[in-house]
RNA sequence: AAAUGUUUCCGGGGCAGGGUGUGAUUCCCUACCGGCGGUGAUUCCCCGCAAGGGGCGAGCCCGCGAACCUCUUGACCGGCCCGAUGGCCGGAGAGGCUGACAAGGUGAGAUUCCUUGGCCGACAGUACAGUCUGGAUGGAAGGAAACGAUG
Numbered sequence: 001a002a003a004u005g006u007u008u009c010c011g012g013g014g015c016a017g018g019g020u021g022u023g024a025u026u027c028c029c030u031a032c033c034g035g036c037g038g039u040g041a042u043u044c045c046c047c048g049c050a051a052g053g054g055g056c057g058a059g060c061c062c063g064c065g066a067a068c069c070u071c072u073u074g075a076c077c078g079g080c081c082c083g084a085u086g087g088c089c090g091g092a093g094a095g096g097c098u099g100a101c102a103a104g105g106u107g108a109g110a111u112u113c114c115u116u117g118g119c120c121g122a123c124a125g126u127a128c129a130g131u132c133u134g135g136a137u138g139g140a141a142g143g144a145a146a147c148g149a150u151g
Stems, first nucleotide, its partner, number of pairs: 001150001005147006017029003031131002033121002035064004044055004059119002068096005076091006101117005123134003
C1' cells in the first nucleotide's frame, strides 16, 4: 500500500408564547427543526519560502435511506399451521412509490456564498401532528477503527 475480505463501534433534530374549545404540543396566530453520499469559485481555517496542497461548506442541484405496495410464492432462505396439492409470519434480493426555490448581489465561474421573500416533511393513534405517543432497546444510507492473504 492493499481484495468483492473479516470483526467491532457509531449512525436525527424540533411547538417556547398566545387564541378557540368539554377536549388540540394535532385547528388558528406565532415559534422551532434539517439524516447520509456527491458537487461546492471567492471568503475563512490549517500546512508550505513559494508553487501548491488540505479542511469547513446545500432540507428544497444530483443520488441514497426509513415507511408503504408488488414480485420472487408452480420448489430464494428460515419458521409455523393443515389430512391436503394449500395457508401464515419473518428475512433477503429485485421492482414500484417516494417532498420542496425563486429574485437580487458579488464574480470568469455559485439553484451551494451574501441579502430578501417563499416552500417541504412516511405510516398508525388521538380534535386534523415535520415537532406528542407508537412500530423502534428495530432497520438503515453511510462513517470510523482494528485486523488482514499478498506486495